[in-house]
Context: one part of a larger RNA
RNA sequence: UGACGGGGGCCCGCACAAGCGGUGGAGCAUGUGGUUCAAUUCGACACGACGCGCAGAACCUUACCUGGGUUAAAUCCACUUGAACCUUCUAGAGAUAGAGGGGUGCGACUUCGGUCGAGCAAGUGAGACGGUGCUGCAUGGCUGUCGUCAGCUCGUGUCGUGAGAUGUUGGGUUAAGUCCCGCAACGAGCGCAACCUCUGUCGUUAGUUGCCAGCAUUAAGUUGGGCACUCUAGCGAGACUGCCGACGUUAAGUCGGAGGAAGGUGGAGAUGACGUCAUGUCCUCAUGGCCCUUAUGCCCAGGGCUACACACGUGCUACAAUGGCUAUUACAAAGGGUUGCGAAACCGCGAGGUGGAGCUAAUCUCAAAAAAAUAGCCUCAGUUCGGAUUGUAGUCUGCAACUCGACUACAUGAAGUUGGAAUCGCUAGUAAUCGCAGAUCAGCACGCUGCGGUGAAUACGUUCUCGGGCCUUGUACA
Numbered sequence: 001u002g003a004c005g006g007g008g009g010c011c012c013g014c015a016c017a018a019g020c021g022g023u024g025g026a027g028c029a030u031g032u033g034g035u036u037c038a039a040u041u042c043g044a045c046a047c048g049a050c051g052c053g054c055a056g057a058a059c060c061u062u063a064c065c066u067g068g069g070u071u072a073a074a075u076c077c078a079c080u081u082g083a084a085c086c087u088u089c090u091a092g093a094g095a096u097a098g099a100g101g102g103g104u105g106c107g108a109c110u111u112c113g114g115u116c117g118a119g120c121a122a123g124u125g126a127g128a129c130g131g132u133g134c135u136g137c138a139u140g141g142c143u144g145u146c147g148u149c150a151g152c153u154c155g156u157g158u159c160g161u162g163a164g165a166u167g168u169u170g171g172g173u174u175a176a177g178u179c180c181c182g183c184a185a186c187g188a189g190c191g192c193a194a195c196c197u198c199u200g201u202c203g204u205u206a207g208u209u210g211c212c213a214g215c216a217u218u219a220a221g222u223u224g225g226g227c228a229c230u231c232u233a234g235c236g237a238g239a240c241u242g243c244c245g246a247c248g249u250u251a252a253g254u255c256g257g258a259g260g261a262a263g264g265u266g267g268a269g270a271u272g273a274c275g276u277c278a279u280g281u282c283c284u285c286a287u288g289g290c291c292c293u294u295a296u297g298c299c300c301a302g303g304g305c306u307a308c309a310c311a312c313g314u315g316c317u318a319c320a321a322u323g324g325c326u327a328u329u330a331c332a333a334a335g336g337g338u339u340g341c342g343a344a345a346c347c348g349c350g351a352g353g354u355g356g357a358g359c360u361a362a363u364c365u366c367a368a369a370a371a372a373a374u375a376g377c378c379u380c381a382g383u384u385c386g387g388a389u390u391g392u393a394g395u396c397u398g399c400a401a402c403u404c405g406a407c408u409a410c411a412u413g414a415a416g417u418u419g420g421a422a423u424c425g426c427u428a429g430u431a432a433u434c435g436c437a438g439a440u441c442a443g444c445a446c447g448c449u450g451c452g453g454u455g456a457a458u459a460c461g462u463u464c465u466c467g468g469g470c471c472u473u474g475u476a477c478a
Stems, first nucleotide, its partner, number of pairs: 001478002003475003007472007015462002019426005026317008034308002042053002064303007076127001077125006085102007106117004130292002133290003139286002141281002144277001146275001151190006157166003170181003196269004201237007210227003215224002240263001243257005319419001323378007335366003340359002345354003385416001390411007432454007
């Protein structure tokens, strides 16, 4: 100087407390461990591994296993042949091997025979190569975490023999090393804040594909008309402790008030200092070293990653009456769409099929929002709760749903009556609850990422638990 303390002081955080809803019990989904297996590819392991890499394993993916094959692939150079390309047959699981058929294009020259060139394919030769093999404790890059915590440093000066100290400590204050005052310090940098984006109010410009107050018109903003309003998207205004009062040291600031759509960082996002954990990743990529080179490379078929006495994590659905079922009637936002979204109409109980209008989209379409409301039934039961499991019949995607897809109909109708010890999230348009969309994607979502609808309770307080910041003290630790 740090680090540590079941030392002290001050302060903060859904850290506790006060509340609301869960997890832990059940069924299922999904990941992991374990076990099994020819293989169940590999990585990730407290927080910070375990719906994680995987924004989607039937083949492919795929790295694993079994079997069959190959000595090479891509690219460059030289030579030879053939346009490219399309296609048939045989053997085979296919890779592959063999046998044929069609076809002779483009540009330049031309004696119309052809020659040359570009591009493509095949063969030969030469080098060069390939590896999701090992090492993340050799590395780059990217990244998690402490933590959006308020810290981390430097120059000059001063003090100290020196390591170092000072500044950065102290008194106030703040979300903040934020600001003020004081001070052997005076300044500065990286962080904080602000600048950026979305959102909340108003003005203005613009008015189609959007909108409709008044006037006509219609089944319908459908049409005429209009751009007031809504909305869209450009440009501006607006919030700064600016004003008033109190407190405070006349300061920084704090509390209250006015005005205001908004008040003291308005709400949210992006933004992550010096560093820590030899964090994670050699399987995104790049790369040193080591290893394999008729194989640890490459191609192919089938299987596996989907196994199942069990254990754990994360979720979904429930156990019901604030509910379930039936019928009817409303109200969103944000997105996607041309190998695509696909309307009306018709067929089917339904999944879906036929159909093909319109749309490269404020125009058409996915698209029905669902909770909600109104009316009726159920009357506390393993039930009109719950839907697992299983049987049969189907639909769709796709060469192909057996291993191993999703969905539909009929039948079946399991556990489950609110969950031990323990444990998690959340302070407001939040929790809870309800649907919608998107990426990935042929198909497959209870996951993920967004979007809106309905919409609470509680916070006395900081003694205690956990984590963190500043000062101080002890130390046989570095």
Background
The part of an RNA shown here (small-subunit ribosomal RNA, 3' major domain) has 478 nucleotides and comes from a metagenome. RNAcentral holds the full RNA, with entries from SILVA. The prediction has a mean pLDDT of 82. Rfam family: Bacterial small subunit ribosomal RNA. Its family is annotated with structural constituent of ribosome and ribosome in the Gene Ontology.